Predicted 3D model of RNase P RNA and transfer RNA as a complex of 450 nucleotides. It holds a member of the Rfam family "Bacterial RNase P class A". Rfam describes the family as follows. Ribonuclease P (RNase P) is a ubiquitous endoribonuclease, found in archaea, bacteria and eukarya as well as chloroplasts and mitochondria. It is annotated as a ribozyme.
RNA sequence: UAAGUCAGCCGGAUAAUCGCUGGCCCGACUAUCGUUUGAUAGCAGGCUGGAGGAAAGUCCGGGCUCCACAGGACAGAGUGCCAGAUAACGUCUGGGAGGCGCGAGCCUACGGCCAGUGCAACAGAGAGUAAACCGCCCGGCUUCGCAUCGUUUUACGCUGCUAUGCCGUGGUAAGGGUGAAAGGGUGUGGUAAGAGCGCACCGCACUUCUGGUAACAGAAGUGGCAUGGUAAACCCCACUCGGAGCAAGACCAAAUAGGAAAACAUUGGCGUAGUCCGCGCCGUUUUCGGGUUGGUCGCUUGAGGCUGAAAGGUGACUUUCAGUCCAGAUGAAUGAUUAUCCUAGACAGAACCCGGCUUACAGGCUGACUUUAUUU
RNA sequence: CGGGGUGUAGCGCAGCCUGGUAGCGCAACUGCUUUGGGAGCAGUGGGUCGGGAGUUCGAAUCUCUCCACCCCGA
Numbered sequence: 001u002a003a004g005u006c007a008g009c010c011g012g013a014u015a016a017u018c019g020c021u022g023g024c025c026c027g028a029c030u031a032u033c034g035u036u037u038g039a040u041a042g043c044a045g046g047c048u049g050g051a052g053g054a055a056a057g058u059c060c061g062g063g064c065u066c067c068a069c070a071g072g073a074c075a076g077a078g079u080g081c082c083a084g085a086u087a088a089c090g091u092c093u094g095g096g097a098g099g100c101g102c103g104a105g106c107c108u109a110c111g112g113c114c115a116g117u118g119c120a121a122c123a124g125a126g127a128g129u130a131a132a133c134c135g136c137c138c139g140g141c142u143u144c145g146c147a148u149c150g151u152u153u154u155a156c157g158c159u160g161c162u163a164u165g166c167c168g169u170g171g172u173a174a175g176g177g178u179g180a181a182a183g184g185g186u187g188u189g190g191u192a193a194g195a196g197c198g199c200a201c202c203g204c205a206c207u208u209c210u211g212g213u214a215a216c217a218g219a220a221g222u223g224g225c226a227u228g229g230u231a232a233a234c235c236c237c238a239c240u241c242g243g244a245g246c247a248a249g250a251c252c253a254a255a256u257a258g259g260a261a262a263a264c265a266u267u268g269g270c271g272u273a274g275u276c277c278g279c280g281c282c283g284u285u286u287u288c289g290g291g292u293u294g295g296u297c298g299c300u301u302g303a304g305g306c307u308g309a310a311a312g313g314u315g316a317c318u319u320u321c322a323g324u325c326c327a328g329a330u331g332a333a334u335g336a337u338u339a340u341c342c343u344a345g346a347c348a349g350a351a352c353c354c355g356g357c358u359u360a361c362a363g364g365c366u367g368a369c370u371u372u373a374u375u376u
Numbered sequence: 377c378g379g380g381g382u383g384u385a386g387c388g389c390a391g392c393c394u395g396g397u398a399g400c401g402c403a404a405c406u407g408c409u410u411u412g413g414g415a416g417c418a419g420u421g422g423g424u425c426g427g428g429a430g431u432u433c434g435a436a437u438c439u440c441u442c443c444a445c446c447c448c449g450a
Base pairs, nucleotide, nucleotide: 001373002371003370004369005368006367007366008365009364010363012341013340014339015338016337017336018335020050021049022048023047024046025045027043029042030041031040032039033038052347056358057357059356060355061354062353063352064245065244066243067242071277072276073275074274076241077240078239079238080237081095082094083093084092085091096110097108098107099106100105111236112235116234117233118230119229133176134175135172136171137170138168139167140166141165143163145161146160147159149157150156151155184202185201186200187199188198189197203225204223205222206221207220208219209218210217211216249297250296251295252294259288260287261286262285263284264283268282269281270280271279304326305324306323307322308321309320310319311318312317342345377449378448379447380446381445382444383443386402387401388400389399396433404420405419406418407417408416426442427441428440429439430438
C1' cells in the first nucleotide's frame, strides 16, 4: 500500500435579521376582584433553555397509577449450556461446547425423544417390540452337460461335480436399489455365506479418579452398541410471570330528571383477560330519551443524564468526590430569509419516564489488530 | 399516544390450531343449447399464500423480523 476484523465518534459550519415556545425578572399599560397596599390574567421589554442516534417499530423489561400493594389452586404464557452484572429483562459481560474463517475474529432458541403419546407424504421389500426385492449361502426336487460304476451298443439307472429353473412360514443386513433418514464407522480375523461373532483404532454408554464455583475437560477401566430423527409436535423438568395502561389516575367547575320501558335477583350481580375459592361493594344489566363534553394536576429532579477525577473488577458494572439542572407542548414550539465556506448535508422529528433489542441511515473521522499478499 | 386484528386466484372467503394434494362461490375463457343474447349444462386456465430469514427431510401452516391495511380506546 492492498484486502479485511473489531471498537468508538461526528451527522453541515459561521454570521445577521425576522418569528414560535417553556422558565425567570421587571413594568408607569389593559381587564377583573379589592377601601388602600395588593392579587390574578393578558400585553410590552430583558435574560435564558429549546429533538435523536435512532426521538421510529412497540418487540422485551422496569418505574409510576388504578383495580384488594396483589392472596390460594388449576389453566395459560414466557425463558432454557454455566457463572456473573442489573431496578428488571428474552439485554449485557466472562467462560464452556459446537460450527465458520489462513488469521484478526465471527455465529449458535445450546435442557430432556433409555416418563409417556404422536408424526415421517411420495418412493421403497422394509420407516422403528425392524424388514428378505435383487444379490450371496444352505437344503430338497426337475432338467442339461461331464466323469465313474451297473444293466450291457444308441437308452436307462446309481454316485459325484458344475450350471439353469422351482421350492423352503431356511440363513444372511457385507453388496445393489428406494429415500431427507435403513438400527455404530474403518481394517482384520472368522464363517456355508454373513454378522460386534472375536480383535485393533475411532465413536457411544457407564463407573472411578483428577482439575474447575459450575457448564465442562482430561486420564484409567468396563460394556459389545442396548439409546435413529423430530420437543420453533403434544409433553416432562427447572425458573419466572396477577391484570390494565398517562385516553392510567386525582381534583375543581359546569350540567342533571338520578326520567321511561324490559329482564334477572341475595342459591344473585358486579368488582380489568379464563375457572373455582377467598376478599370487597350492593340491587344489577339492557334499551329509549336527555345534559355536560371546560380547566388544573399527573409533566419532568430521575433506579437521572453529561463532563472531569480516584478506587475495585478480566469484563459487563459498582462505589466515592467535584461541577452542571440539561425540551415539556395540548391545534401542539424548535422555523424562515440573506451572505460566505466546504466534503454539498442521509435516515428521520419528543408527547409519562427510563434500560435494552430490532429496523432505517448520504458521507466523514479516530484507534487497535490480522495476512494467501505487494513495495521500500 | 396506547391496545387489538387481518393479509391466500380479478372479487369475497375456507384451509393454519393438529406441517406433506392449495380448495369453494362469483367472475374470465372454450364448447353445447338458441334465429341471436341471457339463463342453463359440460369443461378449461389462472395463485411470489404481504416481503425476508430460521426450525424441519419438507412451511400457506411453527418461530423471529419488516411492510401494508382495518378496528377500538376521554